[in-house]
Context: one part of a larger RNA
Molecule: small-subunit ribosomal RNA, 5' domain
Organism: metagenome
RNA sequence: GCGAACGCUGGCGGCAUGCUUAACACAUGCAAGUCGCACGGGCGGUUUUCGGAUCGUCAGUGGCGGACGGGUGAGGAACGCGCAACGUGUCGUUGGGUGGGGGAUAACCCUGGGAAACUGGGGCUAAUACCGCAUGUGAGCUGAGGCUCAAAGCCGUGAGGCGCCUGAUGAGCGGCCUGCGUCCGAUUAGCUUGUUGGUGGGGUAAUGGCUUACCAAGGCUUCGAUCGGUAGCUGGUCUGAGAGGACGACCAGCCACACUGGGACUGAGACACGGCCCAGACUCCUACGGGAGGCAGCAGUGGGGAAUAUUGGACAAUGGGCGCAAGCCUGAUCCAGCAAUGCCGCGUGUGUGAAGAAGGUCUUCGGAUUGUAAAGCACUUUCGGCGGGGACGAUGAUGACGGUACCCGCAGAAGAAGCCCCGGCUAACUUCGUGCCAGCAGCCGCGGUAAUACGAAGGGGGCUAGCGUUGCUC
Numbered sequence: 001g002c003g004a005a006c007g008c009u010g011g012c013g014g015c016a017u018g019c020u021u022a023a024c025a026c027a028u029g030c031a032a033g034u035c036g037c038a039c040g041g042g043c044g045g046u047u048u049u050c051g052g053a054u055c056g057u058c059a060g061u062g063g064c065g066g067a068c069g070g071g072u073g074a075g076g077a078a079c080g081c082g083c084a085a086c087g088u089g090u091c092g093u094u095g096g097g098u099g100g101g102g103g104a105u106a107a108c109c110c111u112g113g114g115a116a117a118c119u120g121g122g123g124c125u126a127a128u129a130c131c132g133c134a135u136g137u138g139a140g141c142u143g144a145g146g147c148u149c150a151a152a153g154c155c156g157u158g159a160g161g162c163g164c165c166u167g168a169u170g171a172g173c174g175g176c177c178u179g180c181g182u183c184c185g186a187u188u189a190g191c192u193u194g195u196u197g198g199u200g201g202g203g204u205a206a207u208g209g210c211u212u213a214c215c216a217a218g219g220c221u222u223c224g225a226u227c228g229g230u231a232g233c234u235g236g237u238c239u240g241a242g243a244g245g246a247c248g249a250c251c252a253g254c255c256a257c258a259c260u261g262g263g264a265c266u267g268a269g270a271c272a273c274g275g276c277c278c279a280g281a282c283u284c285c286u287a288c289g290g291g292a293g294g295c296a297g298c299a300g301u302g303g304g305g306a307a308u309a310u311u312g313g314a315c316a317a318u319g320g321g322c323g324c325a326a327g328c329c330u331g332a333u334c335c336a337g338c339a340a341u342g343c344c345g346c347g348u349g350u351g352u353g354a355a356g357a358a359g360g361u362c363u364u365c366g367g368a369u370u371g372u373a374a375a376g377c378a379c380u381u382u383c384g385g386c387g388g389g390g391a392c393g394a395u396g397a398u399g400a401c402g403g404u405a406c407c408c409g410c411a412g413a414a415g416a417a418g419c420c421c422c423g424g425c426u427a428a429c430u431u432c433g434u435g436c437c438a439g440c441a442g443c444c445g446c447g448g449u450a451a452u453a454c455g456a457a458g459g460g461g462g463c464u465a466g467c468g469u470u471g472c473u474c
Base pairs, nucleotide, nucleotide: 001472002471004470005469006468007467008466011346012345013344014343015342016341017339018338019304024302025301026300028299029298030297033064034063035062038061039060041058042057043056044055045054046053047052071257072256073255082178086174087173088172096165097164099133101131102130108123109122110121111120112119113118138149139148140147141146153162154161155160183229184228185227190220191219192218195217196216197215198214199213200212201211202210232254233253234252235251236247237246238245239244259280260279261278262277263276282293283292284291285290310336312335313334314333318332319330320329321328322327349379350378351377352376359370360369361368362367383415385410386409387408388407389406393401418463419462420461421460422459423444424443425442429458430457431456432455433454439446440445
């Protein structure tokens, strides 16, 4: 010094921190939705000039977002910085385009299968869903000629607003390659065959043995290769006069992972924690045919452990997603709850008071000490309690916190002190009990009949809402 634990004790507040072990298994709830100003419907409400208009809601098609935010530290001896070749949705700026057509399909209706999960057939329909054609500022390919590649509308009386497609540039971000530095072991000395290099093909957004065929036989290594062990890395934290040593909780940046292993799809971006497929282990449902699941999100449960909290409130603020907006969602976040786990602050009273009371302890029996300590007397009311007022945080509206902070008033010393130690180191001493017993102990060592060292008491010393012990680090 600590993310601590244990023992005894415990009044209040502020700010922090809180599974270091089983990356063990998880009941339950919530943690990612949103858009009707893309689209057609179902249901319902209001109104009506009976044409309709308008509003809400539901599932579906479609768009954007579920690649962020949040968690964990298993793995990995690598991440990272610099350089080369590249891609980049949304946003901003600039130059252009947005013409004309088509065929489907969910929802819905009808009808089947299935215990369920779910799913088959027939029919209807829309779009900013999908597909041709035209155009080509431009882009790609090409020696040239040339060839190829787009699009979507919606709202608004209108002005206009929102959106779509193509190309260029910028910022920032990301992937890939490589030089250097990077823990321990030689009781690990040789390692390597896509291995090292080249050519052709393939692949990628792009470089590259990235991959493949052929060719060459290289490449690394005692300046420690290979192998084995350990480990997330950093800013930093702790300690120390420094040099250094140890560590990497919280906060911030980076990386990796998401039941275990593998794989791709979609997409600007993933090989995707709350997406998909396959295999495996485990759990659950089943009508035995077949299905469902993944808390290392927030709470919470069991287990493990010396040990670590509420199945709380709110989107009010900050931020994020969607939306023109209103708004919706947000266990991010902001708050509250629990814990002396830590740091900081405050309190448990103040003054006076000698008959030096009583009691306790010791005693040389004279007294000494506890001790101004108590009582008594006179005050005060912090904190706590009760009553009243009452914010900032919010900018026009909007406050979970919260009737909180803070202010005023009332009563009454009232409700609030312990723990360890007293042989030396090391501040603090006597009596009794015990008798190498019972016990103490960090080291030296105490105890066998006068123990300042064990146990108790009186007294004293230290720290104080804490005090000791244990563990670990310097």